[in-house]
RNA sequence: GGCUUGUUAGCUCAGUUGGUAGAGCACUGCACCAGCAUUGCAGAAGUCAUGGGUUUGAAUCCUGUACAGGCCU
Numbered sequence: 001g002g003c004u005u006g007u008u009a010g011c012u013c014a015g016u017u018g019g020u021a022g023a024g025c026a027c028u029g030c031a032c033c034a035g036c037a038u039u040g041c042a043g044a045a046g047u048c049a050u051g052g053g054u055u056u057g058a059a060u061c062c063u064g065u066a067c068a069g070g071c072c073u
Stems, first nucleotide, its partner, number of pairs: 001072007010025004019056001027043005049065005
């Protein structure tokens, strides 16, 4: 330098053919308990790495950039 895969909540990861962004763990509150843990209920937390394009509509399609892994030279 070329090719390729990935980047989504604090962490680990889903998201099917473009149509309201989700789960588990963690966190907060309440219930339960003498108290803690467990359990149950509720809640908060995301400009979907980033710029641009296509589209009525983009996490999803196209493209530039950044970062990380792999392969080739």
A computed fold for a 73-nucleotide RNA from Stylophora pistillata, annotated as transfer RNA. The sequence is in RNAcentral, with records from Ensembl Metazoa and Rfam. The coordinates come from a structure-prediction model, not an experiment, and the mean pLDDT is 81. Its Rfam family is "tRNA". Rfam classes the family as a transfer RNA.